RNA sequence: GAAAAAGGCAAACCCGAGGCGACUCGGGGACGCAAAGCCACCGGACCUCUUGACGAGGCCAGCGGGGUUACCGAA
Numbered sequence: 001g002a003a004a005a006a007g008g009c010a011a012a013c014c015c016g017a018g019g020c021g022a023c024u025c026g027g028g029g030a031c032g033c034a035a036a037g038c039c040a041c042c043g044g045a046c047c048u049c050u051u052g053a054c055g056a057g058g059c060c061a062g063c064g065g066g067g068u069u070a071c072c073g074a075a
Base pairs, nucleotide, nucleotide: 001072008033009032013028014027015026016025017024018023031062037068038067039066041065042064043063044060046058047057048056049055
């Protein structure tokens, strides 16, 4: 992050499984993604304790920031 090349990932939804839940995993499927590879450090959303406050635990990396690794190579 322009033109390409080699590729990669996989939203919604459906099926199966796990979880109180957010959500996760496997299969199908592609909305899209130049890191939509990885990390829960910061902010934020969501879930649980709880129907309230403080607080605690969890979850989301495809919410933003940050860290780190990686293919190609014009300005």

This is a predicted structure of a 75-nucleotide RNA (c-di-GMP-I riboswitch aptamer) from a soil metagenome.
Its Rfam family is "c-di-GMP-I riboswitch aptamer". About the family: GEMM was predicted in a large-scale screen for bacterial structured RNA regulatory elements.
Its mean pLDDT, the model's own confidence on a scale to 100, is 88.